Context: one part of a larger RNA
RNA sequence: UUGGGUUUAAAGGGUGCGCAGGCGGAUGUUGUAAGUCAGUGGUGAAAGGUUAGGGCUUAACCUUAACAUUGCCAUUGAUACUGCAGGUCUAGAUGAUAUUUGGCGUUGGCGGAAUAUGUCAAGUAGCGGUGAAAUGCUUAGAUAUGACAUAGAACACCUGUGGGGAAGCCGGCUAACGAAACUAUUCAUGACGCUCAUGCACGAAAGCGUGGGGAUCAAACAGGAUUAGAUACCCUGGUAGUCCACGCUGUAAACUAUGAACACUCGUUGUCGGCGAUAUACCGUCGGUGGCUAAGCGAAAGUGAUAAGUGUUCCACCUGGGGAGUACGUUCGCAAGUAUGAAACUC
Numbered sequence: 001u002u003g004g005g006u007u008u009a010a011a012g013g014g015u016g017c018g019c020a021g022g023c024g025g026a027u028g029u030u031g032u033a034a035g036u037c038a039g040u041g042g043u044g045a046a047a048g049g050u051u052a053g054g055g056c057u058u059a060a061c062c063u064u065a066a067c068a069u070u071g072c073c074a075u076u077g078a079u080a081c082u083g084c085a086g087g088u089c090u091a092g093a094u095g096a097u098a099u100u101u102g103g104c105g106u107u108g109g110c111g112g113a114a115u116a117u118g119u120c121a122a123g124u125a126g127c128g129g130u131g132a133a134a135u136g137c138u139u140a141g142a143u144a145u146g147a148c149a150u151a152g153a154a155c156a157c158c159u160g161u162g163g164g165g166a167a168g169c170c171g172g173c174u175a176a177c178g179a180a181a182c183u184a185u186u187c188a189u190g191a192c193g194c195u196c197a198u199g200c201a202c203g204a205a206a207g208c209g210u211g212g213g214g215a216u217c218a219a220a221c222a223g224g225a226u227u228a229g230a231u232a233c234c235c236u237g238g239u240a241g242u243c244c245a246c247g248c249u250g251u252a253a254a255c256u257a258u259g260a261a262c263a264c265u266c267g268u269u270g271u272c273g274g275c276g277a278u279a280u281a282c283c284g285u286c287g288g289u290g291g292c293u294a295a296g297c298g299a300a301a302g303u304g305a306u307a308a309g310u311g312u313u314c315c316a317c318c319u320g321g322g323g324a325g326u327a328c329g330u331u332c333g334c335a336a337g338u339a340u341g342a343a344a345c346u347c
Base pairs, nucleotide, nucleotide: 004318005317006316007301008300012315014202015201016200017199021195022194023193025089026088027087029086030085031084032083034082035081036078037077038076039075040074041073042072043071049067050066051065052064053063054062055061092192093189094188095187096185097184098183100181101180104178105177106176107175108174109173110172111155115151116150117149118148119147120146121145126137127136163170164169207248208247209246210245211244212243217241221237222236223235224234259314260313261312262311263310264309267292268291269290270289271288272287273286274285275284276283296303297302320347321346322345329340330339332337
């Protein structure tokens, strides 16, 4: 660089909101004439180029004419499409009304099981652990059993290719507050839309700061085993951490390894939430969520209306392996580090 690509070969930003920018519904609507198209005029130096000739014996070379010079300026027209300005519309979008739905978010209260610890009772020699053991606990009375008390964390069954959320994620019960989506009526506004560099916000776990909390589990660490060794796997302990509040960090196989939006394209079978038909059966319809599959696509695996099919718009990203997500510089951060991101060399 391209009529190329991005599930798995290199490649979709972790997710949303959104300014600029790009793109954008209908009307045999009106105007304009910027883009667009046509005519005319000017200009587009010469040399060089192309074509047709000419001159050196030929060629190179020189020379004549025409063309080209794809452009720019001015002017006169055309008006299908795009733009601009005005009008009208309802299929996109939004609002209203009425329901419904859910582990959606924030804050508070409450509950039972389990675990640990303490006290008391009762009771006696072991308990615990393993492939087998030992470290460990225990006559200062353990383990097992019962009662009471205290503490922190997590919510068995229900639980489901079930639900909600932009993603991260969200699960005991309950209250308050907040947000959202679907459906029905077809009432209102009248293109108000889509995408989005920079930016802003959110963002698991681990980690960091300050102050609490500390039951369980458990990096580090200690001991016991195993082993040739065993800085491991197994066992006994055990501190950060795990929990809360506030602040930071900003990364994950942040995965559907599949960007967002819109339109169109054979069937079949489940399921969740509405609505309709007098009804739970059955059927229809709208919105989700799964399985199988036709055509098509695909290197194949596969995908297949929740597309990886057929098209359109916008953004992000890729261009051999290693060096390397490293160095240097810069940004952000308390730090850990994050973001941006090469080259030499080598195959």

The part of an RNA shown here (small-subunit ribosomal RNA, central domain) has 347 nucleotides and comes from an uncultured Bacteroidia bacterium.
The RNAcentral record of the full RNA draws on ENA and SILVA.
Model confidence (mean pLDDT): 88 of 100.
Rfam family: Bacterial small subunit ribosomal RNA.